Bacterial RNase P class A from a Gammaproteobacteria bacterium, 341 nucleotides, folded computationally. Its Rfam family is "Bacterial RNase P class A". From the family's description: Ribonuclease P (RNase P) is a ubiquitous endoribonuclease, found in archaea, bacteria and eukarya as well as chloroplasts and mitochondria. The family's RNA type in Rfam is ribozyme. Model confidence (mean pLDDT): 79 of 100.
[in-house]
RNA sequence: AGAGACGGCUAAACGAUCGCUGAUAACACUGAGUUAUUGGAGGAAAGUCCGGGCUCCGUAGGACAAAGUGCCAGGUAACUCCUGGGAAGUGCAAGCUUACGGCAAGUGCCACAGAGAAUAUACCGCCGUGUAAUUCGGUAAGGGUGAAAAGGUGCGGUAAGAGCGCACCGCGAUGGCUGGUAACAGCAUCGGCAUGGUAAACCCCACUUGGAGCAAGACCAAAUAGAGAUCAAAUGACGUGGUCCGUGUCUGAUCUGGGUAGGUCGCUAGAAGUAUUCUUAGAAAUACUCAAGAUGAAUGAUCGUUCUCGACAGAACCCGGCUUAUCGGCCGUCUCUCUUU
Repeated sequence: AGAGACGGCUAAACGAUCGCUGAUAACACUGAGUUAUUGGAGGAAAGUCCGGGCUCCGUAGGACAAAGUGCCAGGUAACUCCUGGGAAGUGCAAGCUUACGGCAAGUGCCACAGAGAAUAUACCGCCGUGUAAUUCGGUAAGGGUGAAAAGGUGCGGUAAGAGCGCACCGCGAUGGCUGGUAACAGCAUCGGCAUGGUAAACCCCACUUGGAGCAAGACCAAAUAGAGAUCAAAUGACGUGGUCCGUGUCUGAUCUGGGUAGGUCGCUAGAAGUAUUCUUAGAAAUACUCAAGAUGAAUGAUCGUUCUCGACAGAACCCGGCUUAUCGGCCGUCUCUCUUU
């Protein structure tokens, strides 16, 4: 100097005029008013994918089915999340990815090509027999087909070959040894050797799981028709996913018709934020702070100046994550290449 990897911060700024809305105070007095002060969209507010807080139902239960997760350890209110470690893959490296339990429990599937695709072979070839023959026998080392063909390399042996035998590697087994909390790694001994893949195929194993949701729910005011019809009924019906058992209550279901659709709360002080110490993530300690609560839906419009020229994009009960979109600017640590000293 160039090319990368990982992590963090920010997300146009300033001024003027008018406008909207929350809170507080004062004035006014029925006018959803006036004045002053002060606050007013995000890192993802998006997706609604996970997990909860909170509210209600169920006398709140159990079993099955169903669903979810899937290496090990720690963290957390909890999680399919985070952190660290292991294994496999990938990159020169810093790093990155993982739907990472089980195929000797069972059942499926592997098109086409090919002789043969798992209770799997003999097409070409090699060797022997035979005068010869598409005869008969042996073989699976070589070739071909294919994503994949009965472990690999070498030596010996054989009629020709083959774990047929041997060495090393690979694979399997072990109440084995060492290290580690563990996943796992290394070593030792034995065995010629259970010999393809696929579970994001059905399935098996382990663990976990009530449901519905702020349009939840609570209260106040007002109005009407505590109306009508049909069906079922204690061997019944209903009871916040399904089935059964248990259990509670005594009516339940469908249709027609009528009234109201207004207001208040929930609604923002929290598993809260910032800084420091410590720190893998957390946790802990100390100090400081209170940052929107609309409801047909507030946070806007105009003008001027500046430069890094502005992307993706707007809260609706709240919080912890993940995923997706994204113009620029700044900072830190690490890797590789070249040059100079």